[in-house]
Context: one part of a larger RNA
RNA sequence: CUGGGUGUAAAGGGAGCGUAGACGGAAGAGCAAGUCUGAUGUGAAAGCCCGGGGCUUAACCCCGGGACUGCAUUGGAAACUGUUUUUCUAGAGUGCCGGAGAGGUAAGCGGAAUUCCUAGUGUAGCGGUGAAAUGCGUAGAUAUUAGGAGGAACACCAGUGGCGAAGGCGGCUUACUGGACGGUAACUGACGUUGAGGCUCGAAAGCGUGGGGAGCAAACAGGAUUAGAUACCCUGGUAGUCCACGCCGUAAACGAUGAAUACUAGGUGUCGGGGUGCAAAGCAGUUCGGUGCCGCAGCAAACGCAGUAAGUAUUCCACCUGGGGAGUACGUUCGCAAGAAUGAAACUC
Numbered sequence: 001c002u003g004g005g006u007g008u009a010a011a012g013g014g015a016g017c018g019u020a021g022a023c024g025g026a027a028g029a030g031c032a033a034g035u036c037u038g039a040u041g042u043g044a045a046a047g048c049c050c051g052g053g054g055c056u057u058a059a060c061c062c063c064g065g066g067a068c069u070g071c072a073u074u075g076g077a078a079a080c081u082g083u084u085u086u087u088c089u090a091g092a093g094u095g096c097c098g099g100a101g102a103g104g105u106a107a108g109c110g111g112a113a114u115u116c117c118u119a120g121u122g123u124a125g126c127g128g129u130g131a132a133a134u135g136c137g138u139a140g141a142u143a144u145u146a147g148g149a150g151g152a153a154c155a156c157c158a159g160u161g162g163c164g165a166a167g168g169c170g171g172c173u174u175a176c177u178g179g180a181c182g183g184u185a186a187c188u189g190a191c192g193u194u195g196a197g198g199c200u201c202g203a204a205a206g207c208g209u210g211g212g213g214a215g216c217a218a219a220c221a222g223g224a225u226u227a228g229a230u231a232c233c234c235u236g237g238u239a240g241u242c243c244a245c246g247c248c249g250u251a252a253a254c255g256a257u258g259a260a261u262a263c264u265a266g267g268u269g270u271c272g273g274g275g276u277g278c279a280a281a282g283c284a285g286u287u288c289g290g291u292g293c294c295g296c297a298g299c300a301a302a303c304g305c306a307g308u309a310a311g312u313a314u315u316c317c318a319c320c321u322g323g324g325g326a327g328u329a330c331g332u333u334c335g336c337a338a339g340a341a342u343g344a345a346a347c348u349c
């Protein structure tokens, strides 16, 4: 390379948008590039294959045929691919009518709790642990009452509930704003799928500048434990955690499962819609879209998956190819740095 694979054995890019490319619905007509077919020319000889012949055989040599799977020119075919054109509506999108939602951004507001401050009551302890001690407290603590300050997070509702492409999103109100879903069938008429590069987003930690700082808390200090204890436990405590702007670009970024489409037994919950039947708040049955569980066929090494596939197929992208060395070295790109991305070999088993 041809292959075979990627939930857990090596292997799905963290996620999206999208360029080139690849692939692409139905009907009619044309062209003839691919495709199929006929003819002509060429495809040197030797060699090769087949059939004969000549040296006593063979090797060797001679003759005839085939082959030379190719290329060019030319005549046809039109199913498929391609291309041009005319149409279509089942894919896709728009419009209209609805309801659901922690989707996003910004501003404002609220109550509980912790801490601190002030004042009152009150007196000797509080706190903490396995037990203690460090610590706080007669300069009046802890407890309790009233008032105030400030920051951060939003109990109950809360749910294998909802929304979002992923990361993620949860007090309330307002403004602006994205998407999905159901119904309708008015409009466009294949406008689609995927997507190398590229661009954008991307938890936590970390970095820069300026704010903020209640609680928590790396580092650090002290007290314990211990043979030791640079830990686990305790008392403190700084970065940080919060806000604004800018960087970083990584995670067990996980469903360890790329995206899209079609098809393939059932059963049972739940969320958002729409029909239908029963006179009825209600019940039954049905239909779309999500989210769970169980389970048949099938698949699978097994575990398990099973209409939300890991089944049956098609299209496109990404990735894997024994373990270690190593996600290292070197080079390059990016970054303020930390580092990230790309990514070997010797050697060894």
Base pairs, nucleotide, nucleotide: 003321004320005319006318007303008302012317014201015200016199017198021194022193023192025088026087027086028085029084030083031082033081034080035077036076037075038074039073040072041071042070048066049065050064051063052062053061054060091191092188093187094186095184096183097182098181103177104176105175106174107173108172109171110154115149116148117147118146119145120144121143125136126135162169163168206247207246208245209244210243211242215241216240220236221235222234223233258316259315260314261313262312263311266294267293268292269291270290271289272288273287274286276284277283278282298305299304322349323348324347331342332341333340334339
A computed fold for a 349-nucleotide part of an RNA from an uncultured bacterium, annotated as small-subunit ribosomal RNA, central domain.
Model confidence (mean pLDDT): 88 of 100.
RNAcentral holds the full RNA, with entries from ENA, Greengenes and SILVA.